[in-house]
The prediction has a mean pLDDT of 76. This is a predicted structure of a 352-nucleotide RNA (Bacterial RNase P class A) from Litchfieldella rifensis.
RNA sequence: GGAGUUGGCCUGACAGUCGCCGCCGAUCUGGUAUCGGGGGAGGAAAGUCCGGGCUCCAUAGGGCAGGGUGCCAGGUAACGCCUGGGCGGCGUGAGCCGACGGAAAGUGCAGCAGAGAGCAGACCGCCUAAGCAGCUACGGCUGCCGGCAAGGGUGAAAGGGUGCGGUAAGAGCGCACCGCGCGCCUGGCAACAGUGCGUGGCACGGUAAACCCCACCUGGAGCAAGACCAAAUAGGAACCCAUCGGCGUGGCCCGCGCUGGGUUCGGGUAGGUCGCUUGAGAGCCGCGGUGACGCGGUUCCUAGAUGAAUGGCUGUCCACGACAGAACCCGGCUUAUCGGCCGACUCCCUCC
Numbered sequence: 001g002g003a004g005u006u007g008g009c010c011u012g013a014c015a016g017u018c019g020c021c022g023c024c025g026a027u028c029u030g031g032u033a034u035c036g037g038g039g040g041a042g043g044a045a046a047g048u049c050c051g052g053g054c055u056c057c058a059u060a061g062g063g064c065a066g067g068g069u070g071c072c073a074g075g076u077a078a079c080g081c082c083u084g085g086g087c088g089g090c091g092u093g094a095g096c097c098g099a100c101g102g103a104a105a106g107u108g109c110a111g112c113a114g115a116g117a118g119c120a121g122a123c124c125g126c127c128u129a130a131g132c133a134g135c136u137a138c139g140g141c142u143g144c145c146g147g148c149a150a151g152g153g154u155g156a157a158a159g160g161g162u163g164c165g166g167u168a169a170g171a172g173c174g175c176a177c178c179g180c181g182c183g184c185c186u187g188g189c190a191a192c193a194g195u196g197c198g199u200g201g202c203a204c205g206g207u208a209a210a211c212c213c214c215a216c217c218u219g220g221a222g223c224a225a226g227a228c229c230a231a232a233u234a235g236g237a238a239c240c241c242a243u244c245g246g247c248g249u250g251g252c253c254c255g256c257g258c259u260g261g262g263u264u265c266g267g268g269u270a271g272g273u274c275g276c277u278u279g280a281g282a283g284c285c286g287c288g289g290u291g292a293c294g295c296g297g298u299u300c301c302u303a304g305a306u307g308a309a310u311g312g313c314u315g316u317c318c319a320c321g322a323c324a325g326a327a328c329c330c331g332g333c334u335u336a337u338c339g340g341c342c343g344a345c346u347c348c349c350u351c352c
Stems, first nucleotide, its partner, number of pairs: 001348010012317007020040002023037005028031001042323001046334002049332005054222004066218005071085005086100001087098004101213002106211002108207002123152002125148003131144005160178006179202001180200005185194003226274004236265006245259005281300008318321001
């Protein structure tokens, strides 16, 4: 100098002016007022995919079913998140990616091709030692009965690999090395690892985002949750007053049923208040830890609307500005995104 990997941060700047939504103070005529001051979107506010707080409902305890998670250890309020480690894959490397428990409990599945797809299989091929038959030039040849998983071919996958021996040809059939299984030992909390020791010729193919088995977790609904105050109208309950009138029954009276007025109460609609933003909070410093993170000190207060504010205009400057906008609140993940800054690291080239 070039090419990359990874962690973190910023998201046009400044000034003026007119508005909008909350908050605080002062004043008065006490309000939908005036004046002054101060605050006002994001790294994703998004998708609503996980986890938690909070609220109401349900709930003795335990189990089943259903759902979820799935290498190990740690972090956390919790998680499907994060950190560190293991194993496998990719990359020269920094580093990145992985639903990564169990297939010697059981059941199931495997298109096409292929002879054969699971205690396998003679399509091509190799062999003719043994047995039988025929021929013979007596060397053998042909056929039958058979043997073989070494070679070819099919396939994603064909029941360890290489070599030597062995054989009629072959074959873990035997042996050496490599690989694999099992047991022990050693290291590690563990996952797991080991040029360790012994043992087994290898018995155990794949698939569990197929059923299933194992371990752990798991009640439901969500701020339109929910709590409080509370008109009008209609209906309800209790008490008091009137028992006059009206209607029904009846031939008529009494009686009976319905109908009246007032007060109070309870539920509850419109409307209003709370929930609502100070919180598993943020910045800085110190300490512990490889790290995620934790502890201590100090400083700060940082939107809270409810038809729902956060905008418009002007000037100057620059690298000319992407994706996007709160609605109960946090922790994550995922997705969208112009450009810039800082730290750590890797590879290549050149120079000293």

The sequence is in RNAcentral, with records from ENA. The source organism's lineage runs through Bacteria, Pseudomonadota, Gammaproteobacteria, Oceanospirillales and Litchfieldella. It matches the Rfam family "Bacterial RNase P class A". Rfam links the family to the GO terms dimeric ribonuclease P complex, tRNA processing and ribonuclease P activity. The family's RNA type in Rfam is ribozyme.